[in-house]
RNA sequence: GCGAGUCUUCAGGGCAUGGCGAAAUUCCAGACCGGCGGUGAUAGUCCGCGACCUCCUUGGUUUUUCUGGGGAGUUGAGCCUAUGAAAUUCAGGCACCGACGGUGAAAGUCCGGAUGAAAGAAGACAAUG
Numbered sequence: 001g002c003g004a005g006u007c008u009u010c011a012g013g014g015c016a017u018g019g020c021g022a023a024a025u026u027c028c029a030g031a032c033c034g035g036c037g038g039u040g041a042u043a044g045u046c047c048g049c050g051a052c053c054u055c056c057u058u059g060g061u062u063u064u065u066c067u068g069g070g071g072a073g074u075u076g077a078g079c080c081u082a083u084g085a086a087a088u089u090c091a092g093g094c095a096c097c098g099a100c101g102g103u104g105a106a107a108g109u110c111c112g113g114a115u116g117a118a119a120g121a122a123g124a125c126a127a128u129g
Stems, first nucleotide, its partner, number of pairs: 005125006017029003031109002033098002035049004044096002053073008078094004100112003
């Protein structure tokens, strides 16, 4: 220096200003936001992952209820020009996308599951070589 493994901490942002209305941060005008890893060069739109949702399977709980593990599925959206060795990532331009439940009225932005879970990031210890 490498390091199986164990543990700790951290790990999501956003409707200003107006219109109609009895009522809308939900409609309309407009505004705003962008998890994690990868990449010949910096990515919401490329390639993957997580989250949400569905199903299967298997435990704990006498039952109900509640809850843990494993597996499978599903899972949105970008083009043009320029520079360059290299960019669907930068610059310029014009676009597009966003779980579920709730609601006095339809939600990417409000409230809720969630003081949750988690991709992953950082760090501590460390068998052994």

About this RNA:
Predicted 3D model of a 129-nucleotide RNA (FMN riboswitch aptamer (RFN element)) from a Deferribacteres bacterium. The model forms 100% of the base pairs in the Rfam consensus. It matches the Rfam family "FMN riboswitch aptamer (RFN element)". Rfam describes the family as follows. The RFN element is a highly conserved domain that is found frequently in the 5'-untranslated regions of prokaryotic mRNAs that encode for flavin mononucleotide (FMN) biosynthesis and transport proteins.